[in-house]
Context: one part of a larger RNA
RNA sequence: CGUUAGAGCGUUGAGAGAAUCCUCACUUAGUACGAGAGGACCGGCGAGGAGGCACCUCCGGUGUACCAGUUGUCCCGCCAGGGGCAGACGCUGGGUAGCUGCGUGCCGAGUGGAUAACCGCUGAAAGCAUCUAAGUGGGAAGCCCAUCUCAAGAUGAACGCUCUCCCGUCAUUUUGACGAGUAGGCCACAGCAAGACUAGCUGUUUGAUAGGUGGCAGGUGUAAGGUCGGCAACGUCCGUAGCUGAGCUAUACUAAUAGGCCUAUUGAGU
Numbered sequence: 001c002g003u004u005a006g007a008g009c010g011u012u013g014a015g016a017g018a019a020u021c022c023u024c025a026c027u028u029a030g031u032a033c034g035a036g037a038g039g040a041c042c043g044g045c046g047a048g049g050a051g052g053c054a055c056c057u058c059c060g061g062u063g064u065a066c067c068a069g070u071u072g073u074c075c076c077g078c079c080a081g082g083g084g085c086a087g088a089c090g091c092u093g094g095g096u097a098g099c100u101g102c103g104u105g106c107c108g109a110g111u112g113g114a115u116a117a118c119c120g121c122u123g124a125a126a127g128c129a130u131c132u133a134a135g136u137g138g139g140a141a142g143c144c145c146a147u148c149u150c151a152a153g154a155u156g157a158a159c160g161c162u163c164u165c166c167c168g169u170c171a172u173u174u175u176g177a178c179g180a181g182u183a184g185g186c187c188a189c190a191g192c193a194a195g196a197c198u199a200g201c202u203g204u205u206u207g208a209u210a211g212g213u214g215g216c217a218g219g220u221g222u223a224a225g226g227u228c229g230g231c232a233a234c235g236u237c238c239g240u241a242g243c244u245g246a247g248c249u250a251u252a253c254u255a256a257u258a259g260g261c262c263u264a265u266u267g268a269g270u
Stems, first nucleotide, its partner, number of pairs: 001153001009160003015150004021049004026044002033038001051107005059101004066094005071086006112144002118138004167179005184262004188204005209255003212251005218244003225238002228235002
């Protein structure tokens, strides 16, 4: 921009894509078959491999703004307590959220149709024979359908019984100009388990959108300071202490202010 009024919401599915895998054990049954050796079809049931999708409850990884330990050196006047550097974490032990796999859950189920090779029935040409010439049946992990995802720019532009709006003036047959600015949308702003940018989604004071703050969970592992014991290193008690990023929840304290822009104007029926 179009889809023939403009919108919000919900659908249909032309078409496109994905998937389609394999193995083993048990049972049927040591049955059918076979002299024996051996050893099934059909059907049932269970397990696994590889692959795919999703997720983070568990088990792990990472977690450079979380906690602790620790070496050297410099600094905060000294002690104590801290800070910087040693990597673009100094090293080490752990670790929330998030992201992840080695973890967890799920998937390839079932039915049908037309067929290939092939196997048939009936059957002539050709008194026989012949699956084929007329007719007709079976038959594959393959094809179509079925399963999952996208999908009306499918210009063949679809559908809906839903919701909202549909004025005024002037000229005027149609129609055109001007003014206003409804439904709705966009911008702006606070953001996000959404994201390259866009887009999508949530919110904008009639508010929990982000930050802050309180509480909680989780992490680390018992802070500083002091008491007591020890010559001291250090230990004990106050004390499951102190600190704590992303998590949960509560709370308008801070910031989402003020606002701006676009926009139908009767489009129908035969």

Large-subunit ribosomal RNA, domain VI from Kalinella pachyderma, 270 nucleotides, folded computationally. The RNAcentral record of the full RNA draws on ENA. The gene name in the source record is rrl.